[in-house]
RNA sequence: UGCCGAGUCUCCGCUGUCCCGACAGCGGGGAACGGGGGACCCACUUGCGGCCGGUAGUAGCGGUCGCGGGGGCGAAUCGCGACCAGAGCGUCGCGUAGCGCCACUUUCCGGCGCGAGCCCGUCAGCUCACCUCGUAGGCACCGGAAAGGGGA
Numbered sequence: 001u002g003c004c005g006a007g008u009c010u011c012c013g014c015u016g017u018c019c020c021g022a023c024a025g026c027g028g029g030g031a032a033c034g035g036g037g038g039a040c041c042c043a044c045u046u047g048c049g050g051c052c053g054g055u056a057g058u059a060g061c062g063g064u065c066g067c068g069g070g071g072g073c074g075a076a077u078c079g080c081g082a083c084c085a086g087a088g089c090g091u092c093g094c095g096u097a098g099c100g101c102c103a104c105u106u107u108c109c110g111g112c113g114c115g116a117g118c119c120c121g122u123c124a125g126c127u128c129a130c131c132u133c134g135u136a137g138g139c140a141c142c143g144g145a146a147a148g149g150g151g152a
Stems, first nucleotide, its partner, number of pairs: 001140004008031009032135006042125001047067007069123001070120004078095006098114005104148006
């Protein structure tokens, strides 16, 4: 100086080092950005099994119980193959929905990467008011053309 990401700016108090200032740490506010919960309306009301109701009987239907759950942040989903192997789990490889970068912006060409991880705890669709949470962490990517803008 620049990049991923919401993860920035500012004010007050205390501490440090004799004091001031700056900086750092801790605590508490404001702004800004980001996330979650949360009406009407709208949408949805799933799979398997048992029992009951109903029927001449079965299916459909209704009720009830049990099992399988469900959801959030994020681009990070999904598939195939191999290994282990009874299977599962796991590991590895190749792709893929999708995402990011190539240093003013946009478009095109070309190129380089990511395609993880974590959380809630049987519970949450959308959602005005309202309630509530976060402000981390990690990096180095400066090719070409056109148009526009800016500067010397």

c-di-AMP riboswitch aptamer (ydaO/yuaA leader) from a soil metagenome, 152 nucleotides, folded computationally.
The RNAcentral record of the sequence draws on MGnify.